[in-house]
RNA sequence: AGAGUUUGAUCAUGGCUCAGAACGAACGCUGGCGGCGUGGAUCAGACAUGCAAGUCGAACGAGGUUAGUCUGGUAGCAAUACUGGGCUGACCUAGUGGCGAACGGGUGCGUAACACGUGACCAACCUACCUGAAAGUGGGGGAUAGCUCGGCGAAAGCCGGAUUAAUACCGCAUGUGAUCGUAAGAUUAAAGCAGCAAUGCGCUUUUAGAGGGGGUCGCGGCCUAUCAGCUAGUUGGUGAGGUAAAGGCUUACCAAGGCAGCGACGGGUAGCUGGUCUGAGAGGACGACCAGCCACACUGGAACUGAGACACGGUCCAGACACCUACGGGUGGCAGCAGUCGAGAAUUUUUCUCAAUGGGGGAAACCCUGAAGGAGCGACGCCGCGUGGAGGAUGAAGGCUUUCGGGUUGUAAACUCCUGUCAUCUGGGAACAAAACCCGCAAGAGCCUGAUAGUACCAGAAGAGGAAGAGACGGCUAACUCUGUGCCAGCAGCCGCGGUAAUACAGAGGUCUCAAGCGUUGUUCGGAUUCAUUGGGCGUAAAGGGCGCGUAGGCGGUGGGGUAAGUCUGGUGUGAAAUCUCGGAGCUCACUUCGAAAUUGCACUGGAUACUGCUCUGCUAGAGGGCUGGAGAGGAGAUCGGAAUUCACGGUGUAGCAGUGAAAUGCGUAGAUAUCGUGAGGAAGACCAGUGGCGAAGGCGGAUCUCUGGGAUGAUGCUGACGCUGAGGCGCGAAAGCCAGGGGAGCAAACGGGAUUAGAUACCCCGGUAGUCCUGGCCGUAAAACGUUGGGCACUAGGGUGUUGGAGGGCAUCGACCCCUCCAGUGCCGCAGCUAACGCAUUAAGUGCCCCGCCUGGGGAGUACGGCCGCAAGGUUGAAACUCAAAGGAAUUGACGGGGGCCCGCACAAGCGGUGGAGCAUGUGGUUUAAUUGGACGCAACGCGAAGAACCUUACCCAGACUUGACAUGCACGGGACCGGCGUUGAAAGACACCUUCCCUUCGGGGCUCGUGCACAGAUGCUGCAUGGCUGUCGUCAGCUCGUGUCGUGAGAUGUUGGGUUAAGUCCCGCAACGAGCGCAACCCUUGUCAUUAGUUGCCAUCAUUCAGUUGGGCACUCUAAUGAGACUGCCGGUGGUUAAACCGGAGGAAGGUGGGGAUGACGUCAAGUCCUCAUGGCUCUUACGUCUGGGGCUACACACGUGCUACAAUGGCCGGUACAAAGGGUUGCAAGACCGCGAGGUGGAGCCAAUCCCAAAAAGCCGGCCUCAGUUCGGAUUGGAGUCUGCAACUCGACUCCAUGAAGUCGGAAUCGCUAGUAAUCGCGGAUCAGCAUGUCGCGGUGAAUACGUUCCCGGGUCUUGUACACACCGCCCGUCACACCAUGGGAGCGGGUUCUGCCAGAAGUAGUUAGCCUAACCGCAAGGAGGGCGAUUACCACGGCAGGGUUCGUGACUGGGGUGAAGUCGUAACAAGGUAGCCGUA
Repeated sequence: AGAGUUUGAUCAUGGCUCAGAACGAACGCUGGCGGCGUGGAUCAGACAUGCAAGUCGAACGAGGUUAGUCUGGUAGCAAUACUGGGCUGACCUAGUGGCGAACGGGUGCGUAACACGUGACCAACCUACCUGAAAGUGGGGGAUAGCUCGGCGAAAGCCGGAUUAAUACCGCAUGUGAUCGUAAGAUUAAAGCAGCAAUGCGCUUUUAGAGGGGGUCGCGGCCUAUCAGCUAGUUGGUGAGGUAAAGGCUUACCAAGGCAGCGACGGGUAGCUGGUCUGAGAGGACGACCAGCCACACUGGAACUGAGACACGGUCCAGACACCUACGGGUGGCAGCAGUCGAGAAUUUUUCUCAAUGGGGGAAACCCUGAAGGAGCGACGCCGCGUGGAGGAUGAAGGCUUUCGGGUUGUAAACUCCUGUCAUCUGGGAACAAAACCCGCAAGAGCCUGAUAGUACCAGAAGAGGAAGAGACGGCUAACUCUGUGCCAGCAGCCGCGGUAAUACAGAGGUCUCAAGCGUUGUUCGGAUUCAUUGGGCGUAAAGGGCGCGUAGGCGGUGGGGUAAGUCUGGUGUGAAAUCUCGGAGCUCACUUCGAAAUUGCACUGGAUACUGCUCUGCUAGAGGGCUGGAGAGGAGAUCGGAAUUCACGGUGUAGCAGUGAAAUGCGUAGAUAUCGUGAGGAAGACCAGUGGCGAAGGCGGAUCUCUGGGAUGAUGCUGACGCUGAGGCGCGAAAGCCAGGGGAGCAAACGGGAUUAGAUACCCCGGUAGUCCUGGCCGUAAAACGUUGGGCACUAGGGUGUUGGAGGGCAUCGACCCCUCCAGUGCCGCAGCUAACGCAUUAAGUGCCCCGCCUGGGGAGUACGGCCGCAAGGUUGAAACUCAAAGGAAUUGACGGGGGCCCGCACAAGCGGUGGAGCAUGUGGUUUAAUUGGACGCAACGCGAAGAACCUUACCCAGACUUGACAUGCACGGGACCGGCGUUGAAAGACACCUUCCCUUCGGGGCUCGUGCACAGAUGCUGCAUGGCUGUCGUCAGCUCGUGUCGUGAGAUGUUGGGUUAAGUCCCGCAACGAGCGCAACCCUUGUCAUUAGUUGCCAUCAUUCAGUUGGGCACUCUAAUGAGACUGCCGGUGGUUAAACCGGAGGAAGGUGGGGAUGACGUCAAGUCCUCAUGGCUCUUACGUCUGGGGCUACACACGUGCUACAAUGGCCGGUACAAAGGGUUGCAAGACCGCGAGGUGGAGCCAAUCCCAAAAAGCCGGCCUCAGUUCGGAUUGGAGUCUGCAACUCGACUCCAUGAAGUCGGAAUCGCUAGUAAUCGCGGAUCAGCAUGUCGCGGUGAAUACGUUCCCGGGUCUUGUACACACCGCCCGUCACACCAUGGGAGCGGGUUCUGCCAGAAGUAGUUAGCCUAACCGCAAGGAGGGCGAUUACCACGGCAGGGUUCGUGACUGGGGUGAAGUCGUAACAAGGUAGCCGUA
């Protein structure tokens, strides 16, 4: 510090996710030791048991036990025993009394508050114990608990009688003081104890302090406006009361205030802080442990006591709960320490000690102390240590893997030599503790005390012995292979893996990272500049309010004076300690401790005065007002005019009109349309008219008049900052829509009809009502109220070029012309700059300032609920659950378009001939079958692989056999030549058996071969979607790329586009490109002309010769086959903008513009085809999915399709005669002449290994004859019979011949194919394969046309451009209803719960007031009585409770609404291309 993820790729936007740190954690696997920390976060749920607050006998009286001592009694001689009393001491018990119990300890319910933090203040306060100071402590009295007696009760406890003490209680005296009061004056204390004394501790009054507490105020710190108004003790005053104390704290009266957009009131949540975690910081989240404060103590209320409480281990009342009970009544409160149950993912021992620290009491000893100090449990956290060290290669074995060579685990182990931490054992063994206290006159080296703990630690012993796991290994992210599985099982933080070769699942080996831990889950911060103060945005990504006026607020020109609030600076106080940081110390660290710094804050105070504020006084540059002449569809009202549509009436006139892609509905003989005239009525304003004008926006268009708003220019001079923006608020605001009343010509939702269509609730047509118009009132919207761009001011090429209004100047000839300049407006282009890019660019989206509005992933959703507005429609404000990993912007390259431009092709058109109909052949589908082997499926499968299935082929089926195998190599053992001959069985293969029989040699053996066994062979078994190779196709289309440079953030672009031209990215010109490569062309073959060379097997002009180029002769010619020539737009004319490329025409020429044909196939596309040519990874079979053999099948046959053949006839058929090829093939071959056969063919064999011989007859053609339009002398299928040939073998299942038979078919529907010249058509010939089999295929020649105006249309292609929501690329993408499943949610008759408010009832305990009833020791009084007190009663307040009605919130609810998600469901096709009716927005 970043990374992954939207795309084919890119940039930017934007969300999601990850890597880090942390935790009072939990869960999974694992677990050696120690130190220091830490541990009920959930039910403030309920609690058994024990303990957690007592102490003082030096305040007091009593009871009991006991020791000593003194003294009695009884028994006994006595010792002694028993039983009393007094005194002294100790201990125990309850009680009176004092102090404490308000601390310490726990918890976080409540609380949004002066509760907390911080800083001030209290002249408005209190304070026991403690410290300092002053004064005092005299003298009396009456009770009471205890105890005892009696009574009640189960108990808890209670009542009565008698009796008693005090530091308990009460008078009196004194009054330093204190309190009240202006003063006079009045009021007001005390206690003793320690044997005595001294002395000490106490007591009373007062004062000061310390520490503690109470109160007030400023400021600070949560969410929500879908909470906007709240408030009657409320705000203030006066009097009174109350409190320690100010105060509506309380009360009576008076006034009507107080709070609130700087967020009152309400709702939700929450203890606050020091701090903790994170972060670079600013911040964000949190508030365990430790520390400060607050609140609470079963729930609610209340007071008492006290210095202090409205009191955790006190009281009273009410309630819930639990327990005891004799049913009458009682008792209790772990949010103290342990512990139990419950709920929960989850949180410990019913431990030891007061030794230390601290607290309470006491004079003290001492007692108490679950505070505390320790131990125990838990890897819960942090820190430390160990599980050994060194050597050790045959790189052992084993595992895994392998290309079989090896590699890896791995110096790892074994083995050798060592060490001894921890744990174990044995022995020793602490510090923390020295004070206080005690003793003592004092000094004092006096004395006591250890829970932890026999622990830490030390020494010794033994022995590598007892001690390693967890997660991960596709990318992010360090780490890879094998096997299994086969979209299954599963994984997953995000992207995503898994459908037979998974580094992603599971296991294994290996590796990586951490390590007594490792992972997972949860949470917080970070990364996230993703709420942006630091530090973001708003033209198109989310985001500018529809527009204006204006309130609060924010901001504000220029000079001077004052002030010093902000600001800056110095000082002071405070900012608790701990924590953090730095330094030091104690242990190795964690941890502890000391010091410093820091604590960014607040308050006080001194100073500065630039800027801001405040105030005073000026200025004119901002702003505003007056004046001048002009522009304008600015607004409102009234009036007027013309064109056109429609309608009405009248005339003329006749059969149509209207409408469409084509039609129909409709109108018209009752007279339409057309045309003329007249009239009515409503709406709208042609031309002018213009990226012209005006207005804030919406918007505004005939003319005239009236009223009226605003702006610009020019000159002058007035006011003197009066300004800008603007939350709320107010107003305006298209169309549609609503209400009421008018109006209604045209147009036209709805609706009706006609078409179209599969349907057509649409598009098209004929009609047509609301509405559109006017008046008044609502609505208040537009995502498209748009410039998708808020307003104001200033600055930045005053750069170019238009235009509107005004002004000035020039020129001028009449001018509204023209030229220059300034201001204001409105357009286009363009620099810098900005921008993700597109683009913006003085009319900014540039550079700055001010103010407002708005945004924070997509969907859900502008929806629901609530509020406000509206007559309604609806508007406005405006969520959540749930769900996805994207959604979206700009630009790029492609692809596509029922987009455009240009161009090409037998693509169409023009022609010729076919296919589709028939029969047959052949292939395919389907069906059938034991099998009909398998592959190929639009073009680009289907006479295809197959250049030839009777057996073989053959892969299929049935049957019979073989198992190292039909075939290859090697090893071991045994035998032997192999071959050949022969027997039995059998369909054959095979099985069994017999006969015959080797070579070389260095004598070891080798070669060959057979058998047995082991390695292995074998597979046309699967996967062409694992592959190589080969092939098809687009397409012989003209394209496809690269290097360097340049442009762009980038993907990419440029080049390759443009203007011409070409068959061509062919060439030329231009150009930020310059070059190059693969393609095109050419080079190659063939054909067309000529020449040269060569003449045998070829040829024959001349000369001989013959039946015959037969022979002589010749090689001129033809031909053959080798080498050359020739054609290049080279020449001429024209066109071409041009000295271009090139095109047109011509000459010459055998050939002319690539002469004809062939071979040649760029980058790539189709997961195209082929595992059955071959090769090959993986998988599968191995006495079978291999091999051999016999037979069958691939040849089936209702049917469908493709490709062909033959025909349907007279341009023909048949018969006879007769002419002319080319290219091939031939020795297991072609075969002549001759003979036989009607023929296929046979016999026979000359010749030929071929320019020699043969196949071989070419056929159409030509000549002659017959047939005469018919199912025929057309056509030949089918069938019967007889044959030939090949072959082991023609039954299934060959070809051919002869005789006989003589089917369909009379030119073929929709549709569709080929061909542009030696082509189509037509005619025959040959080859390969092959024993035989050709209508197929590959070649050859003969005869030999027609047509092309042209590129609108169909198909395919190229190129440029355009749109795109496509990129698996239009066979794309994608929308909505319906059906099914699941999920969350709104409404809902209601039902239930929480909380809160209002009114009323009621009123426990308590306090205060009152008191006629009752009781009453202290004081007064001689007494009667009184004062005072108590009980009771009553009044006020008030908790729980009750009744009634609201608010708010949660849960639930038959039914219902939409939403989301889901595999291939149904119906259509809305959107994306002109998406086939451009799309979209508002409204109905």